Context: one part of a larger RNA
RNA sequence: GGCUCAUGGUGGAUGCCUUGGUGUCAGGAGGCGAAGAAGGACGUGGUCAGCUGCGAUAAGCCUCGGUUAGCUGCAAGCGAGCGUCUGAUCCGGGGAUUUCCGAAUGGGGCAACCUACCAUGGAUAAUACUGUGGUAUCCGUGGCCCAAUAAAAUAAGCCACGGAAGCUAUACCCGGGGAACUGAAACAUCUUAGUACCCGGAGGAAAAGAAAGCAACAGCGAUUCCCCCAGUAGCGGCGAGCGAACGGGGAUCUAGCCUAAACCGUCGAUGUGUUGGUAAUCUGCCGAUGCUGCAUUGGCGGGGUUGUGGGUUUAACCUGUGUGUGGUCGGCGGGCUGCACGAAGAAGUUACCAACCGUCAUGGUAGACGAAGUGUCUGGAAUGGCACACCGUAGAGGGUAACAGUCCUGUAGUUCAAACCGUGAUGGCUUCUUUGGGUUAAUACCCGAGUAGCGCGGGGCACGAGGAAUCCCGUGUGAAUCUGGGAGGACCACCUUCCAAGGCUAAAUACUACCUGACGACCGAUAGUGAACCAGUACCGUGAGGGAAAGGUGAAAAGCACCCCGGGAGGGGAGUGAAAUAGAACCUGAAACCAUGAGCCU
Numbered sequence: 001g002g003c004u005c006a007u008g009g010u011g012g013a014u015g016c017c018u019u020g021g022u023g024u025c026a027g028g029a030g031g032c033g034a035a036g037a038a039g040g041a042c043g044u045g046g047u048c049a050g051c052u053g054c055g056a057u058a059a060g061c062c063u064c065g066g067u068u069a070g071c072u073g074c075a076a077g078c079g080a081g082c083g084u085c086u087g088a089u090c091c092g093g094g095g096a097u098u099u100c101c102g103a104a105u106g107g108g109g110c111a112a113c114c115u116a117c118c119a120u121g122g123a124u125a126a127u128a129c130u131g132u133g134g135u136a137u138c139c140g141u142g143g144c145c146c147a148a149u150a151a152a153a154u155a156a157g158c159c160a161c162g163g164a165a166g167c168u169a170u171a172c173c174c175g176g177g178g179a180a181c182u183g184a185a186a187c188a189u190c191u192u193a194g195u196a197c198c199c200g201g202a203g204g205a206a207a208a209g210a211a212a213g214c215a216a217c218a219g220c221g222a223u224u225c226c227c228c229c230a231g232u233a234g235c236g237g238c239g240a241g242c243g244a245a246c247g248g249g250g251a252u253c254u255a256g257c258c259u260a261a262a263c264c265g266u267c268g269a270u271g272u273g274u275u276g277g278u279a280a281u282c283u284g285c286c287g288a289u290g291c292u293g294c295a296u297u298g299g300c301g302g303g304g305u306u307g308u309g310g311g312u313u314u315a316a317c318c319u320g321u322g323u324g325u326g327g328u329c330g331g332c333g334g335g336c337u338g339c340a341c342g343a344a345g346a347a348g349u350u351a352c353c354a355a356c357c358g359u360c361a362u363g364g365u366a367g368a369c370g371a372a373g374u375g376u377c378u379g380g381a382a383u384g385g386c387a388c389a390c391c392g393u394a395g396a397g398g399g400u401a402a403c404a405g406u407c408c409u410g411u412a413g414u415u416c417a418a419a420c421c422g423u424g425a426u427g428g429c430u431u432c433u434u435u436g437g438g439u440u441a442a443u444a445c446c447c448g449a450g451u452a453g454c455g456c457g458g459g460g461c462a463c464g465a466g467g468a469a470u471c472c473c474g475u476g477u478g479a480a481u482c483u484g485g486g487a488g489g490a491c492c493a494c495c496u497u498c499c500a501a502g503g504c505u506a507a508a509u510a511c512u513a514c515c516u517g518a519c520g521a522c523c524g525a526u527a528g529u530g531a532a533c534c535a536g537u538a539c540c541g542u543g544a545g546g547g548a549a550a551g552g553u554g555a556a557a558a559g560c561a562c563c564c565c566g567g568g569a570g571g572g573g574a575g576u577g578a579a580a581u582a583g584a585a586c587c588u589g590a591a592a593c594c595a596u597g598a599g600c601c602u
Stems, first nucleotide, its partner, number of pairs: 001601009015587001016552002020523002022520007029512002031167002039101003042055003046078002050074002061095006070082003106115003116135007137164008172203001173201005183190001187237001213220002224251005234242002256504003259448001263302010280289002282334006307482001309447004313442007322341007343434006356428010367415003373388005389406002391395001397409003453477007463489001484499005539546002559586001562573004
């Protein structure tokens, strides 16, 4: 020096464990905010650095319920207290307080700071000081005031009231913009893809939606979603690739409605007309009024909403019809029309109009009751062994000194709410209809215009300009009103079908930050979230941003009184404990590596 063995050290693998993750399912909820949010800063405790809670009323205040003998959070100790039927702490409902920053909003600003004005208090001899409330911007509505410019009007200005803003799960949805890498084995049309991303907007869903639709000589009957049709028909440097519809089957569904116009009434605005001329006031008669008229246009009310075309107007006919009262220049008769009451019927808060209240039921936000085992043996400890029992609508789970149906907590089952909230039913209530409706005929009127269509240029349709319909946009041009218009994949005819150029609409569908419950041939500390632990922390970066490591004494601290060595650290005894080679650098404690001892070889 090497090898082997043994005993230790170092180290933290492995095993076991789980407070944390992860995925799925079901239900709830799907928003918060100028009544100041989300998120923070700074404070706040007897002692208090941090976390948690809270806000100068500051680990809390009031009240109503629940529960209970203990309690003053994590978190010990000391100290000082609270409480046991006058009920603390704790749990839940409602309320109060809620500094400063932050949309941040009196003005400013380097967030958590500085500094005003108005009104009204406190205090002072008076200032200084100090409390409370208000004072941003934009939009809408209403009002006031009022220039250039004589009047009027308007702009500007001012006041009041209402609203907006910002945050997020921005997951799902709609709209406006919109790539490239990539694929085509290169690349340009094409593809990736209307994807990523950006912007705007909203809801609990959104969007779509009651045929100017499909279809094919037979018919269907709003929209949405799913399964087929079908990788079919097609499109395509006919390459790569892209890729329907009809039709059928399901989910949902007592889902359909409202307007514009014609016409009538009423209230305005503008223009025109002015006694010589013309006219009006529902109608018959008798009177009266005297520009009240006419044209255009706007608001409101009625009317009306359709495609076997519908409606309006006029006329005729059929049928129905309570009361009171008003208007229509006056009176009488008639007609038309408004309002109120009554009766009958119907509908309704989700579109078709719209708000609220009561009762009942049910669910949520605390809870309550809840069966049944002892002995003995081993052991530090019984839930284990043995013996004999019991309950079970409960033998899910967790805990307890080893493995517990019967020890604790629970579980099955049953049950509860002063207060607040959700849902449903019902009643009040509200609204509508009967008060008019229908048929026939006629001629006239209306049936959504810079629209449809067409030319040119684009986009979107599975469809790349193609024979290219259908849909949308830009630009130019530019119809018709039922004897009308669109569509049926150029176009034309016939036939069929529908009625654009206004609007609303639940459900079936999509998603999950959040709350509750349940589950897993999911992980078990280099795994599982980045984060089981005071983690988006420490740390790095000017910044955007990047981003860790780190779990385990024991059943119980019983966490080693006392003695000895030592300055201490550390150790030796003693003691605790089942165990101290479980002593906090603490379960197990592998290997590399180090040391000591023994043996063998050189």
A computed fold for a 602-nucleotide part of an RNA from a metagenome, annotated as large-subunit ribosomal RNA, domain I. The RNAcentral record of the full RNA draws on SILVA. Its mean pLDDT, the model's own confidence on a scale to 100, is 80.